[in-house]
Predicted 3D model of a 140-nucleotide RNA (SAM riboswitch aptamer (S box leader)) from a Thermoanaerobaculia bacterium.
NCBI's taxonomy places the organism under Bacteria, Pseudomonadati, Acidobacteriota, Thermoanaerobaculia.
It was read from a public genome assembly, where an Rfam model found it.
């Protein structure tokens, strides 16, 4: 690098170095940032994906496999600002504006009105998926 699986609303910050950007990418929004950010390095902590320990099903003695439950953290990742910072595409929802039909109403108009009607547009940083990322595990 490609494909498969599984997470992604929790957690968890000092010290040096460096010096103008940075929050993947592209647009926009909003933020950190010379009270030193991103990044590097040391140190610490967070987590529990693999690994390891116990139980349990499959499944019959036992190894070996899978799945599912608890555990600790000394191993092998990660990760330590904002939900993966948001939103970008679809779905449903709410709101609203537009035209139609439709029911009433008198002051009869270029008028008021009524509805689980129909149609179409806009608006939602709130739901839900998908797309994309990331992190871990397997496979070629």
């Nucleotide at each position: 690098a490609a494909c498969u699986c599984a997470u992604c609303g929790a957690g968890a910050c000092c010290g040096g170095c460096u010096g103008a950007g940075g929050g993947a990418u592209u647009a926009g929004g909003c933020c950190c940032g010379u009270c030193g950010a991103c990044g590097c390095c040391g140190g610490g902590g967070c987590a529990a994906c693999c690994a390891c320990c116990g139980g349990g099903a499959g499944u019959u003695c036992g190894c070996a496999u899978u799945c599912c439950c608890g555990g600790g953290a000394a191993g092998g990742u990660g990760c330590c600002a904002a939900c993966u910072c948001c939103u970008a595409c679809g779905g449903g929802a709410g709101u609203u504006c537009c035209g139609c039909c439709u029911c009433c109403c008198c002051u009869a108009g270029u008028g008021g009105c009524u509805g689980c009607g129909c149609g179409g547009g806009g608006c939602u940083u709130g739901c839900c998926g998908a797309g994309a990322g990331a992190u871990g595990a397997g496979u070629c």